[in-house]
RNA sequence: ACUCUGGAGAAGCUCCGCCCACAGCGGGGUGCCGAAGGUGCAAGGCCGCAGGGCCGAAUCUCUCAGGCAAAAGGACAGAGU
Numbered sequence: 001a002c003u004c005u006g007g008a009g010a011a012g013c014u015c016c017g018c019c020c021a022c023a024g025c026g027g028g029g030u031g032c033c034g035a036a037g038g039u040g041c042a043a044g045g046c047c048g049c050a051g052g053g054c055c056g057a058a059u060c061u062c063u064c065a066g067g068c069a070a071a072a073g074g075a076c077a078g079a080g081u
Stems, first nucleotide, its partner, number of pairs: 001081006011030001013029006031068003037064001038062001040060001044055004
C1' cells in the first nucleotide's frame, strides 16, 4: 500500500425552487459535531554575543473543508497478502 471486519458524534431543522411524491436535487437561514483532509502549539532540539529565529506531536485545538435519518464517508483497531 491492498483486501476483509469492527468503527463514534451532531437538526429525518426551516424557507424557496425543481419533482406525481419523498428521507431526492439546487439555492438561502439559523443551530450543532469532530474521527477524511487542513490550521495552531508544548516539552525539547538547533542557530545566534544577544534581542530573537528555525524545527517540533496528538484522539488536544480551530472548525476552513467535511459532516448532522439511511446510504456513502470515517481517525483508529483486528486479521490477511
The RNA shown here (Glycine riboswitch aptamer) has 81 nucleotides and comes from a bovine gut metagenome.
The sequence is in RNAcentral, with records from MGnify.